[in-house]
Context: one part of a larger RNA
RNA sequence: GAUGAACGCUAGCGGCAGGCUUAACACAUGCAAGUCGAGGGGUAACAUUGUAGCUUGCUACAGAUGACGACCGGCGCACGGGUGCGUAACGCGUAUAGAACCUACCUUUUACAGAGGGAUAGCCCAGAGAAAUUUGGAUUAAUACCUCAUAGUAUUAUAGAUUGGCAUCGAUUUAUAAUUAAAGAUUUAUUGGUAAGAGAUGGCUAUGCGUCCUAUUAGUUAGUUGGAGAGGUAACGGCUCCCCAAGACAGCGAUAGGUAGGGGUCCUGAGAGGGAGACCCCCCACACUGGUACUGAGACACGGACCAGACUCCUACGGGAGGCAGCAGUGAGGAAUAUUGGACAAUGGAGGCAACUCUGAUCCAGCCAUGCCGCGUGCAGGAAGACGGUCCUAUGGAUUGUAAACUGCUUUUAUACAGGAAGAAAAGUCCCGACGUGUCGGGAUCUGACGGUACUGUAAGAAUAAGCACCGGCUAACUCCGUGCCAGCAGCCGCGGUAAUACGGAGGGUGCAAGCGUUGUUC
Repeated sequence: GAUGAACGCUAGCGGCAGGCUUAACACAUGCAAGUCGAGGGGUAACAUUGUAGCUUGCUACAGAUGACGACCGGCGCACGGGUGCGUAACGCGUAUAGAACCUACCUUUUACAGAGGGAUAGCCCAGAGAAAUUUGGAUUAAUACCUCAUAGUAUUAUAGAUUGGCAUCGAUUUAUAAUUAAAGAUUUAUUGGUAAGAGAUGGCUAUGCGUCCUAUUAGUUAGUUGGAGAGGUAACGGCUCCCCAAGACAGCGAUAGGUAGGGGUCCUGAGAGGGAGACCCCCCACACUGGUACUGAGACACGGACCAGACUCCUACGGGAGGCAGCAGUGAGGAAUAUUGGACAAUGGAGGCAACUCUGAUCCAGCCAUGCCGCGUGCAGGAAGACGGUCCUAUGGAUUGUAAACUGCUUUUAUACAGGAAGAAAAGUCCCGACGUGUCGGGAUCUGACGGUACUGUAAGAAUAAGCACCGGCUAACUCCGUGCCAGCAGCCGCGGUAAUACGGAGGGUGCAAGCGUUGUUC
């Protein structure tokens, strides 16, 4: 000098940041991922309308309308958010290469969308169970599922042509055959569907270099190293398997052990270096512990599934349920770290034609001097150098001290009252005009959590606001009283045993200042 700090004393205001470093310990409660009726069958609730009844303001009926619980279907849930357990590794950083690959949504280009079918949720009926849940029967729809047709691409097979090669064979190309697509919706111009090509994005793979300590770890390794083949994968590869060879790594530190997420960056230092990896950004890993796959463009999936384990809870004892390292919050641990807050107004995300819905992402507010920055606690005059305190007593005075009183002035902040934003130059709806382009221009209307906040004005009045540490030397700042090697101080040297500038108190002084000291860590 620095700090994600803590502790002691003290404390007026504002702005901007930061806030479990310990137990990846256990978690009550609420919320954190839904959406689409312009895919579908429908109608549990609410509302409207109509009809009927009468007790004239309720009762029944009708999916008719707005809508919509549950259900089928689509897309999303692999993002966003958290944590740092593991990992010494192509994990990360950097540079390069695609040799052998995939990519939903998006952009762009081309072509197409013909004809049929059988089911199944829901609803209904009948059951089992304390519950979680679940069984049977009947019946129904689709952008759910299946079959046929048609098309290019792709693959395979057969036949031919060209070309390289001594040859096995390889490359290019032609023809034929086989296999593989589709879905509509609202409505009158849009959107969606299928196939193929290109792009973009994201993944995947390979290689060079760099990346902590220990030799009181010197040898390690059998799928181990390589080859031919097969399987598997989106794809390469001992990734897996059969066979063959005996290799591969290592004193330039293999193997083993310890520690640890990596980087951009941050702190310090003249630099070289040393230390750190909080906040913010990129990558990685993990989601109670261990394992496994399913679905899907993408996961081996934090708020999905299955199995095993530990723990907790419910139970009618037969059986079930759960996973805050999401946001708040609780207990525990600890020197130590906040509210069970508001809003989707903005930015972004998911779904939707859209309106819109959802969003503890995010934007805001609350708490904390934790840090940085800014402001204030008055300003000017004022000597009877007052009273009081302290000291010397040289008994005259000196000091506190222009400090106070007193006089004049100002009003930041705090207080009261009044007005009151920007953030919305955006997005939505409607109308008009233009246009290659639902794209542009104009008009109308509507939308702000923060917040009656920031800010501005008015009012009154010095009014509402100073502490902490130190004063022997290092180190700025001295005297008296008390104590008497006691009580105590102390970062180092060292003070204290009767005149202590070093202990305790007082007066005075010095340094910083809403802070000041102490402790820890680091240069």
Molecule: small-subunit ribosomal RNA, 5' domain
Organism: uncultured delta proteobacterium